Annotation
Small-subunit ribosomal RNA, central domain from an uncultured prokaryote, 351 nucleotides, folded computationally.
[in-house]
Context: one part of a larger RNA
RNA sequence: CUGGGCGUAAAGGGAGCGUAGGCGGAUGUUUAAGUGGGAUGUGAAAUACUCGGGCUCAACUUGAGUGCUGCAUUCCAAACUGGAUAUCUAGAGUGCGGGAGAGGAAAGUGGAAUUCCUAGUGUAGCGGUGAAAUGCGUAGAGAUUAGGAAGAACACCAGUGGCGAAGGCGACUUUCUGGACCGCAACUGACGCUGAGGCUCGAAAGCGUGGGGAGCAAACAGGAUUAGAUACCCUGGUAGUCCACGCCGUAAACGAAGAAUACUAGAUGCAGGGGGUAUUCACUCCUUCUGUGUCGCAGCUAACGCAAUAAAGUAUCCCGCCUGGGGAGUACGGUCGCAAGAUUAAAACUC
Numbered sequence: 001c002u003g004g005g006c007g008u009a010a011a012g013g014g015a016g017c018g019u020a021g022g023c024g025g026a027u028g029u030u031u032a033a034g035u036g037g038g039a040u041g042u043g044a045a046a047u048a049c050u051c052g053g054g055c056u057c058a059a060c061u062u063g064a065g066u067g068c069u070g071c072a073u074u075c076c077a078a079a080c081u082g083g084a085u086a087u088c089u090a091g092a093g094u095g096c097g098g099g100a101g102a103g104g105a106a107a108g109u110g111g112a113a114u115u116c117c118u119a120g121u122g123u124a125g126c127g128g129u130g131a132a133a134u135g136c137g138u139a140g141a142g143a144u145u146a147g148g149a150a151g152a153a154c155a156c157c158a159g160u161g162g163c164g165a166a167g168g169c170g171a172c173u174u175u176c177u178g179g180a181c182c183g184c185a186a187c188u189g190a191c192g193c194u195g196a197g198g199c200u201c202g203a204a205a206g207c208g209u210g211g212g213g214a215g216c217a218a219a220c221a222g223g224a225u226u227a228g229a230u231a232c233c234c235u236g237g238u239a240g241u242c243c244a245c246g247c248c249g250u251a252a253a254c255g256a257a258g259a260a261u262a263c264u265a266g267a268u269g270c271a272g273g274g275g276g277u278a279u280u281c282a283c284u285c286c287u288u289c290u291g292u293g294u295c296g297c298a299g300c301u302a303a304c305g306c307a308a309u310a311a312a313g314u315a316u317c318c319c320g321c322c323u324g325g326g327g328a329g330u331a332c333g334g335u336c337g338c339a340a341g342a343u344u345a346a347a348a349c350u351c
Base pairs, nucleotide, nucleotide: 003323004322005321006320007304008303012319014201015200016199017198021194022193023192025088026087027086028085029084030083031082033081034080035077036076037075038074039073040072041071042070048066049065050064051063052062053061054060091191092188093187094186095184096183097182098181103177104176105175106174107173108172109171110154114150115149116148117147118146119145120144121143125136126135162169163168206247207246208245209244210243211242215241216240220236221235222234223233258318260316261315262314263313266295267294268293269292270291271290272289273288274287275286276285299306300305324351325350326349333344334343335342336341
């Protein structure tokens, strides 16, 4: 390489859009590139294979035959793939009518809590722990009442509930805006799927500039614990956490499960639509599409388990990735970055 694989053994790219490429619905007609067949030419000799001969046999050598699976030219076929053309509507998209949603962005508003400040009441403790101490407090704390300020997060509702491609999204209102779903079947007529490179998005932490800073809290300081305690516990506390703009580009970025399509028993919840039955209406019951859970047959699996949630089943198609452990996701080089570092990615050696 091939082969075999990728939930947990090595292995699915963090996610989307999309270029090249690969693959691609139905029915005709046509073409003949692929494909199948025939003919002709060529495919030197030696080698190879088969049957013989010669060295006592064999290796070796020699005769005859076959083969040399290929290439070129030409003729035929037209099922399949490809090309051309015409038509279609089941894929895909548009339109129209609906309801659902923490989907995104911006602006504004609200209440509870916390901390601080001011004032009143009031007096000796408060706080904290396994127990304490550091700490705060007679310069009046803690408690309580009133007023004010600030920042951050939005209790209940809340739900294996919803939305989003993923990251993620949760007070309320307004504006702008994306997607999905259901119904109708008016329109386009294969416009599709995947996607190397590429582009965009991408938690937290971190970085740059400027703001902000209530609470929390790396670092740091102190008190404890302990043999020690550079920890776990406690008292403080700075970056940071928040905002704007710009970087970074990584995570157990997980369903450790790439995307798409078709097919393959059921049972039972929840959420969003539609239809029917019934009804004054609302329930109820039946049914259908979409999403989200649990259980379960066949099948699969080393087992655990998966099992219509596009399955870990049966198939097709495209991409990514794996190939013993360590060395090592490291060195060197390249690219990117302000840096931190990221990405691409070995070998010696060793077991």